[in-house]
The prediction has a mean pLDDT of 82. A computed fold for a 72-nucleotide RNA from an archaeon, annotated as transfer RNA. Rfam family: tRNA. It is annotated as a transfer RNA.
RNA sequence: CCCCCGAUAGCUCAACGGUAGAGCGCACCGCUGUAGACGGUGAGGUUCUGAGUUCAAAUCUCGGUCGGGGGA
Numbered sequence: 001c002c003c004c005c006g007a008u009a010g011c012u013c014a015a016c017g018g019u020a021g022a023g024c025g026c027a028c029c030g031c032u033g034u035a036g037a038c039g040g041u042g043a044g045g046u047u048c049u050g051a052g053u054u055c056a057a058a059u060c061u062c063g064g065u066c067g068g069g070g071g072a
Base pairs, nucleotide, nucleotide: 001071002070003069004068005067006066007065010024011023012022013021018055026042027041028040029039030038048064049063050062051061052060
């Protein structure tokens, strides 16, 4: 320098262009002598960033940043 993949909740990851979700974690409640386990409820997101396409973008296109892999 070139090519490919990735970036979404605190963590690990989903999401045919049409309401952004799960597990774990966290808070509260139930249960329990207490805690854990178990059950219930809830909070938590400018979807890395800038622009474009579209009625509508996490998703498509282009640039940038960071991480991983490959090539020279």